A computed fold for a 77-nucleotide RNA from an uncultured Geobacteraceae bacterium, annotated as c-di-GMP-I riboswitch aptamer. The prediction has a mean pLDDT of 85.

RNA sequence: UUUUGAAAAUGGCAAACUUGGGGUAACCCAGGGACGCAAAGCUACGAGUCCGUUAACCGGAUAGUCGGGUUACCCAG
Numbered sequence: 001u002u003u004u005g006a007a008a009a010u011g012g013c014a015a016a017c018u019u020g021g022g023g024u025a026a027c028c029c030a031g032g033g034a035c036g037c038a039a040a041g042c043u044a045c046g047a048g049u050c051c052g053u054u055a056a057c058c059g060g061a062u063a064g065u066c067g068g069g070u071u072a073c074c075c076a077g
Stems, first nucleotide, its partner, number of pairs: 002077002005074001012037002017032006035064001041070003045067003048062005
């Protein structure tokens, strides 16, 4: 530097649900809570899905839907 994640070690994140708050909504934030996760860290670039009356356009959401980009602990090769 690169690849892997079988067994370890240090740890990390936090689904559903719930309490309070924000939003037209999807959904988001904080607390509780753990289904799970080797990137379940970050990123809205592509696709999918969802919301805005949605046919179109446009805007928004979703990174724990998939892919891409990017950063990264430990063991082993």